[in-house]
Description: Guanidine-I riboswitch aptamer from Leptolyngbya sp. Cla-17, 132 nucleotides, folded computationally. Of the family's consensus pairs, 100% are formed in the model. RNAcentral holds the sequence, with entries from Rfam. The source organism's lineage runs through Bacteria, Cyanophyceae, Leptolyngbyales, Leptolyngbyaceae and Leptolyngbya.
RNA sequence: AUAAUUAGCCUCUAGGGUUCCGGUUUGAUGAUUCGCUCAUUGAACGUCUGGUCCGAGAGAGGCAAGCUCCCACUAAUUUGCUAAACGGCAGCUUAGAUAGGAGUUACACGGCGGGAAAAAAGCCCGGGAGAA
Numbered sequence: 001a002u003a004a005u006u007a008g009c010c011u012c013u014a015g016g017g018u019u020c021c022g023g024u025u026u027g028a029u030g031a032u033u034c035g036c037u038c039a040u041u042g043a044a045c046g047u048c049u050g051g052u053c054c055g056a057g058a059g060a061g062g063c064a065a066g067c068u069c070c071c072a073c074u075a076a077u078u079u080g081c082u083a084a085a086c087g088g089c090a091g092c093u094u095a096g097a098u099a100g101g102a103g104u105u106a107c108a109c110g111g112c113g114g115g116a117a118a119a120a121a122g123c124c125c126g127g128g129a130g131a132a
Stems, first nucleotide, its partner, number of pairs: 008063005015054002020051002022048001023045009065105006072098001073096004078091005107127001109130001113125003
């Protein structure tokens, strides 16, 4: 010194917390078949497996996109054949853009701190600092 916005989106998952729902404990009130049984309501608990919720660059799947090749197409150059022709047919090479098909898009350790009107996090700052 050592390229990359290939780094976009969607659905999930690991993970995350506690607004809401549910759960547990408990107070009050009421009901009661008198059983801490039921209803309403307040408080506490995420050291409650959960539902909702947040959620990965270095997790999964999908879509989009890029690149390469193949096939079809168009144009130009050129060669051959044919021919009244500046035409027609066939082939080589080059270029182009679209549709389809196939392949490919590698690698990837990582804080502290800060940010989020519930909160926290593998979220965002961040493929950052740093390390190797």